[in-house]
Order: sequence, then structure tokens, then C1' cells
RNA sequence: CGAGUUGACGAGACAAUCGCUGCUUUAUCGUUGUGCGGCUUAUUUUUAUAAGUGGUAGACAGAUGGGGGGGAGGAAAGUCCGGGCUCCAAUGAGCAGGGUGCCAGGUAACGCCUGGGGGGCGCGAGCCCACGACAAGUGCAGCAGAGAGAAGACCGCCGAUGGUUACUUUUUCGAAAGUUUCACAGGUAAGGCUGAAAGGGUGCGGUAAGAGCGCACCGGAUUGCUGGUAACAGUAAUUGCAGGGUAAACUCCACCCGGAGCAAGACCAAAUAGGGUUUCAUAUGACGUGGCUCGCGUUGAAACCGGGUAGGUUGCUUGAGCUAUAGAGCGAUUUAUAGCCUAGACGAAUGAUUGUCACUUUUCUUCGGAAGAGAUACAAAACCCGGCUUAUGCGUCAAUCUCACCAA
RNA sequence: CGGUGAUUAGCGCAGCUUGGUAGCGCACUUGGUUUGGGUCCAAGGGGUCGCAAGUUCGAAUCUUGCAUCACCGACCA
Repeated sequence: CGAGUUGACGAGACAAUCGCUGCUUUAUCGUUGUGCGGCUUAUUUUUAUAAGUGGUAGACAGAUGGGGGGGAGGAAAGUCCGGGCUCCAAUGAGCAGGGUGCCAGGUAACGCCUGGGGGGCGCGAGCCCACGACAAGUGCAGCAGAGAGAAGACCGCCGAUGGUUACUUUUUCGAAAGUUUCACAGGUAAGGCUGAAAGGGUGCGGUAAGAGCGCACCGGAUUGCUGGUAACAGUAAUUGCAGGGUAAACUCCACCCGGAGCAAGACCAAAUAGGGUUUCAUAUGACGUGGCUCGCGUUGAAACCGGGUAGGUUGCUUGAGCUAUAGAGCGAUUUAUAGCCUAGACGAAUGAUUGUCACUUUUCUUCGGAAGAGAUACAAAACCCGGCUUAUGCGUCAAUCUCACCAA
Repeated sequence: CGGUGAUUAGCGCAGCUUGGUAGCGCACUUGGUUUGGGUCCAAGGGGUCGCAAGUUCGAAUCUUGCAUCACCGACCA
């Protein structure tokens, strides 16, 4: 210098003008509501209640104006997981159902993260993996092919044994032996063929030809030993090899899971046709947060038709929170101390315009720069957190990171 | 905001549970019937099963991610 890998950070900057939404402060207005007094009347033994009148702004809401300060994200998204919170009986029991799946650790919890093991990719830094069990059982494999699961003889190989054809030799002329050819019964899983897949691989021996039939090495299985918390690794002996694939097929094993969701839930206000029809049930019933049974509680419930009200307060943002320093740990993470407060809207705010710079891009160039254009990635809270996944123009930094080339 | 469901030929739908050949009706094309058209009869064409990965020998079907569309929701009774 070029090409990469991993991790972290940023997410245009500044100024002016005009706006939006909470908070806070201040001034003015204002008795409409609430609060607190005064007076009158009625009821009443009083207290008090009701009605009327009228006051209080160093009473609260409310209206208007001024000042100050705050105001989207790394994914706020998808809603795919997990938790907090709330209600359902104070969430109870069993079955069904669902989820996860190498080992250990972290955590509020997880399907997440960290470290390790095994497998795969890359020269490498590194990256990727739904990675329990098919030797518990059941199932599946179209077409092709001889054969698809403890299989199979289509081609090929052999033809020992028996039969048959031809020839040669011997001959006691009955036959016997040998060679060769063809075919059959048969043998054979080396080779070919079919297929995604054909019942360990390579070599030597062996055989009629072959075959774990025998042996050596590799692989597998079983048992033991060593190391390791474990996954697993190494090693020795035995075993001729024992059923290949598929569990994102049923299933088995281990562990986990009650349901619903802030339109949860609580309070105030408003509204009335608190209606009608049908069905189920009338207690061994029905309903009570969604499958079934039991238990517990309540005593009608559901669907349709028609009708009415749809305003406010709360839940609501201080939280498994953020920053810094120190300690423990390989790390995820955790402990201690100090400091900080960082949106809370519901017709749903967080914006618009202009200028300068930056950015991207085009043209010209005397390589110093000049001129023009673009209007700027993905996208935007809605009860709150921890993750994952997906979208994303570009820029910056780090590793005494990796590879290649050059020089010393 | 939260919760469900769907996507297969031009249109409306099966098939997915149990993975191997994508099918039905209407529409379309051609031929016949008719004087001509319709009806009717016969034959035919048209599909990467929303998109992308994965599991598997093999995916419309199983798993995951993404996209689009549709539906439901408060209170009284």
C1' cells in the first nucleotide's frame, strides 16, 4: 500500500424566522364549577339539611399573554420468544395439548447470551450448524430396477458334483480316464445395470468362481482404564461386523408451560325500550378467560333483532434505569461506592422555510481548485423491560487481528 | 394498540391432516350442430401453488423468515 475478519460508535452540524406538545414560573381576566365564609327563609330542641341571596382570586380548577427548561430509535418495525404488571377462586389437582433439545455456566426469565465439545467451510484472521434417541416399537420410500430391507440371480463369472456333444488314450470291447464345446440343475454379491439410497472400505491370501471365508490396516460395536464437573477425547482388550436413510414421520426420553391482555384493571359521569324472539337448563343443570374431568364459587345462560351512551380521571412512566470508578470472573455477567433524571401524547406533538458548512454526484481543470445538481439511508414512541429477526446511503475508531506484495 | 384468518389458472374454490400424478365449475380457443347467433355435443390450451431460505432422494403440503389482503374488539341490557 492492497484485499479482508471481528467488535464498538455516530446517524448531518450551526444560525435566524415561524410553529406543535407536556412541565415550571409569572401577570391579567373571571364567580361558570368546586371549596370556604356571611345573610334570609323552611324543617328541627340544637347540631344539621334544603332553597334563595350575595362575597372571597397571599382558595383550587379555568381562559389569555410573557419568561425558563424538556421533547423518538438503533431498529421505536415484525409481534417471533421471554419477563414485569393487572384480572380471572387466593391459580388448586389430573389428563389432553404445546414448546425446547450436545455439555457447563449467566440471567427475573427465555427458543437469548458466554465458554467449551463435535461436525462443516475458508490459505488464514474467522464464520456456519433445529447438534437427544431409528441397536424400544410402528410407519414411509412414487418412477426405474432382478432386487428397497436381516433383500436380490437380469447381464456377467464358475460349472466342483450329476447329465449331455465331440475328440484322444487305454481296453478283458462291457467300459474307464483325460481334454474340449454347448446347455441345464446349481453355486456366486467381486464387476455391470437401475436408483437419492443396493447390507463396512483398501490390500494380500484363499477358492471352480467368489464371499469377513482367513489375515493386516482403517472404520464400527461392546467392556475396561486414563484425562475432563460434563459433552467428549485418548488408549487397551474382545468381537467378523449385528437391521443403511428418514423423528422440521408417529413415537420414546429429559426439561419447561394455567388463561387472557393497558380496548388488562380501578373510579366518576352519561344513557334507558333494564325491551323482544329463539334455544338450552331448571340443580346429576347452567355459568364463572377459550379442550376434558375433578375441586371451589355463583345461581340462570347463550345467540339473534331492535335501541341507548361512547366523556373524564387513574393505570403512566424512578426503572431487572443510565454514567463513572474500583473489585470478582477467560467471558456472558455480577458486587460496592458516588453522581444523574432522560417523551408521556389520544384529531396522538417532536416540524417547516432560508443561509453557511459537511455529504453524494456530474462537468471543467493550469491538478491548487472552480461551477452546477441532489435535498439526503431505513424509518418514527402509544403500559414497561430483556432478546431475536427483518430494513438501512454512508462515515469514524479499535485489534500490538489475518492474507498477499514490496523494502530492510 | 391488541388479537385472529387467508394467499392454488382470468374469476370462485378443492387438494395440505397421511410429502411422489396439481384438479372441479364458470370463462377462453378450435371443430360440429343451425340460414345465422345462443343453447347443446366433442376436443384442447392456460399454473415455478404470494416471495425467499431450510429439512428430505423428493415440498402446494413440513419448518422458519418476509410481503399483501381481510376480519374482530368499549359500556348498558